[in-house]
Molecule: TPP riboswitch aptamer (THI element)
Organism: Paraflavisolibacter caeni
RNA sequence: UGCCAACUUUAGGGGUGCCGAAAGGCUGAGAUGAUACCCUCGAACCUGAUCUGGAUAAUGCCAGCGAAGGGAAAAGUGAUCCAUAUUAC
Numbered sequence: 001u002g003c004c005a006a007c008u009u010u011a012g013g014g015g016u017g018c019c020g021a022a023a024g025g026c027u028g029a030g031a032u033g034a035u036a037c038c039c040u041c042g043a044a045c046c047u048g049a050u051c052u053g054g055a056u057a058a059u060g061c062c063a064g065c066g067a068a069g070g071g072a073a074a075a076g077u078g079a080u081c082c083a084u085a086u087u088a089c
Stems, first nucleotide, its partner, number of pairs: 001083002006077005011040004017026003045070003051064004
């Protein structure tokens, strides 16, 4: 010096379901007190999908599909390891 975990700034993308009269309950980062949360490229999210299997009080709850097809980035800082270069002995 390069690579890079991570972080910062700015910008951008995204979702909001199930049960219940209500209160509240379930999953989740988030289910509209959000000035939050997640994501910016192999998983945020959308489509296929009124999909398939399993579970549940019920659900986009879990798994598959799925490295599927789409999907939003620039700048700066930058540890360890590794690589490279230079210098000294």